[in-house]
RNA sequence: AGUCCUGUAGCUCAGUGGUUAAUGCACUUGCCUCGCAAACAAGAGACCCAGGUUCGAUUCCUGGCAGGGUGA
Numbered sequence: 001a002g003u004c005c006u007g008u009a010g011c012u013c014a015g016u017g018g019u020u021a022a023u024g025c026a027c028u029u030g031c032c033u034c035g036c037a038a039a040c041a042a043g044a045g046a047c048c049c050a051g052g053u054u055c056g057a058u059u060c061c062u063g064g065c066a067g068g069g070u071g072a
Base pairs, nucleotide, nucleotide: 002070003069004068005067006066007065010025011024018055027043028042029041030040048064049063050062051061052060
């Protein structure tokens, strides 16, 4: 080469053809404190890229890109 798997927030990790895209850590603010931390409350932040199917795609299909496994 070929073949298989993965790609969602700064990190980790769920999820589903339509609904506010969930959880933990981290971050910001508030509260508390003499101060810091912890606890508590609130907040910001994400569906790898392109095309197709569909009324509607993060989800299904194809290709590309990146990473990993296997393999000569």
The RNA shown here (transfer RNA) has 72 nucleotides and comes from Callorhinchus milii. Rfam family: tRNA. Its family is annotated with triplet codon-amino acid adaptor activity in the Gene Ontology. RNAcentral holds the sequence, with entries from Rfam.